Model confidence (mean pLDDT): 81 of 100. The part of an RNA shown here (small-subunit ribosomal RNA, 3' major domain) has 481 nucleotides and comes from an uncultured prokaryote.
[in-house]
Context: one part of a larger RNA
RNA sequence: UGACGGGGGCCCGCACAAGCGGUGGAGCAUGUGGUUUAAUUCGACGCAACGCGCAGAACCUUACCAACCCUUGACAUACCUAUCGCGGAUUGUGGAGACACUUUUCCUUCAGUUCGGCUGGAUAGGAUACAGGUGCUGCAUGGCUGUCGUCAGCUCGUGUCGUGAGAUGUUGGGUUAAGUCCCGCAACGAGCGCAACCCCUGUCCUUAGUUGCCAUCACGUUUGGGUGGGCACUCUAGGGAGACUGCCGGUGACAAGCCGGAGGAAGGCGGGGAUGACGUCAAGUCCUCAUGGCCCUUAUGGGUUGGGCUACACACGUGCUACAAUGGCAACUACAGUGGGCUGCAAGUCAGUGAUGGCAAGCGAAUCCCCAAAAGUUGUCUCAGUUCGGAUUGUUCUCUGCAACUCGAGAGCAUGAAGUCGGAAUCGCUAGUAAUCGUAGAACAGCAUGCUACGGUGAAUACGUUCCCGGGCCUUGUACA
Repeated sequence: UGACGGGGGCCCGCACAAGCGGUGGAGCAUGUGGUUUAAUUCGACGCAACGCGCAGAACCUUACCAACCCUUGACAUACCUAUCGCGGAUUGUGGAGACACUUUUCCUUCAGUUCGGCUGGAUAGGAUACAGGUGCUGCAUGGCUGUCGUCAGCUCGUGUCGUGAGAUGUUGGGUUAAGUCCCGCAACGAGCGCAACCCCUGUCCUUAGUUGCCAUCACGUUUGGGUGGGCACUCUAGGGAGACUGCCGGUGACAAGCCGGAGGAAGGCGGGGAUGACGUCAAGUCCUCAUGGCCCUUAUGGGUUGGGCUACACACGUGCUACAAUGGCAACUACAGUGGGCUGCAAGUCAGUGAUGGCAAGCGAAUCCCCAAAAGUUGUCUCAGUUCGGAUUGUUCUCUGCAACUCGAGAGCAUGAAGUCGGAAUCGCUAGUAAUCGUAGAACAGCAUGCUACGGUGAAUACGUUCCCGGGCCUUGUACA
C1' cells in the first nucleotide's frame, strides 16, 4: 500500500421489512446429472452451468456407433498426357432400373430457352509437392463474451512531504443517482469513467396528402369513404418549439442544494433503450472464425446406407397445464399494436363434424392477404374427483416431406390417470410495474409449453434500515500478500 475481521462510523440496492404472485407437492414439456448402450457426439458446473451453445436432431444437420467403400482424395495451387467448346438450371423426347398400382429415381441422344466465365476453359487419366482433421492444448494466443456493475470509481503530469516503500491531490464540512456540485485545504491542473450529445415515447406548431383520413357539400343504394370532392381531423414522416430548479415562498453558510407552490402535455435524471472506466475471476469459447505448438496421413482424412443424439429403477433445474364458481360449457358480440407475405400470404366459394382439400379474385403490399384478437356479455351447471382436470391408451383420418417404424405435428370418436392449492426451504416484482389475456416474428419442408417482440385489462404495499445478502467511502487491528 492492499486484502481480511462473527471491529467501528456513514450511505446505497426488491437486500431485508410491507405487500402481490409463484417454485418446492401432481401430470406433462424441456435441459442436466446418473444409469444404460455398439453409440447414447461434444462443450457449459455457486452466484455468472442446467428451455445454455441449439433462431427449431425423421434423412440431411452430425461431430457419435455399425457395416461397406475411396486413397493426390469431397476442396486449393502447381506439372504431364488425352479429348472437346464446356458447366449449371429448365421444357419436351428416348433408354434403363424400382414398385401390385398411382408414381418415382438415375443415365443419355437430340431439339428449344436461359445464366456463367473464357485465352485459356471443362472433363478424364498419371506422378509428386501437398490437401484434409468438429484430433489435443482456452493454462501458448487473437477476436468475441459473461461477471463484479451502469457500481462510482480508476489514474496521470508538475509541485510539496517522506531516507524509502509511498503519501498528498481523491481526505474534511455539506450535497447528489453520481469523484454530482459547493465550501475549505500544499496542492494546482488533466485524462478514462458519471452526466450530456444518439434512438423510441409523452404535448404543440409547421411542411406534405396517397395506398391514409371524412368535418362540411353532392351522388348512389350493394349502406361499405362506396363515388365525385376535400386535406379540417386522425394518421404517416421530415423540420421545429418545449423543461432549464427558468419563476415564487421557505430552508441552508450570502453556496451547492433540499422542501413546498404556480404555470404547464410533461417537474426536478419526465419514462424506456443504446451506451459497461482501470481491472478481477489463468472465468467461457481451439466445435463460429483466426492462430503457435503437438499429433493422424490406405486414416484421427473422405463417401454411402442404417442406427444413435429421442434410451430410463432414479435425482435436480427451468417452464406449461391444473386442482375450479373471480370458474367450466353453450350462444351472441365489441375494442388493439407490432410484424410477415411470390418456392409466398391467400379473400371468396364448394366439399368435409374437423384437421384439411378442390376451384380461385387480389397483393412484391399505409392499397390485397395473414386477421379470428382474447380476457367481455347473457344463459346454464350448484360444490361433486364433478359439465373440474386433462395425462394415458385404442381406433379412423389430415398435412409436410424421397421417407413419419425407431422418431413429427394436427383432427374426429372413444378412454378419462394424478391432482382438492403443495413440508423444510426458496424466487420475481415499486406502476402502466406485478398479475392476467391474447397477437406476431426469427430460424423453418414439417415440428414450441422455448426465445424475441407487440398490444388489451390492470392492482397491493414501502413504517423504516435493527437484522440477512451484495456493494461504495472513511477509520481501526492484523502473526496475511